[in-house]
């Protein structure tokens, strides 16, 4: 140094051939219920604008570009 993959809620992750309520799951977290109590359980709800900037489009998590960081191959 070069080629790919990945980067979404606190953690695992899904969602990718753009489309209005596509921002979700699950586990955590809060409250209330149940209990002497805890813990299972059963009910609510909080929390992310999709790594950063730019670009293309009527519209981008989702196309492109250029950085950051993480991997895996080559050399």
């Nucleotide at each position: 140094g070069a080629u790919c993959c990945g980067u979404u809620a606190g953690c695992u992750c899904a969602g990718u051939u753009g489309g209005u309520u596509c921002a979700g799951a699950g586990c955590g977290c809060u409250u209330g219920c149940u209990u002497c109590a805890c813990a299972c359980g059963c009910a609510a709800g909080a929390g992310g604008u999709c790594g950063a900037g730019a670009g293309u489009u009527c519209a981008a998590a989702u196309c492109u570009c250029c950085c950051a960081c993480g991997g895996a191959u080559c050399a």
The RNA shown here (transfer RNA) has 75 nucleotides and comes from Candidatus Colimorpha pelethequi. It matches the Rfam family "tRNA". RNAcentral records the identical sequence in 3 taxa. The RNAcentral record of the sequence draws on ENA and MGnify. Taxonomically the source falls in Candidatus Colimorpha (Bacteria, Pseudomonadati, Bacteroidota, Bacteroidia). The coordinates come from a structure-prediction model, not an experiment, and the mean pLDDT is 81.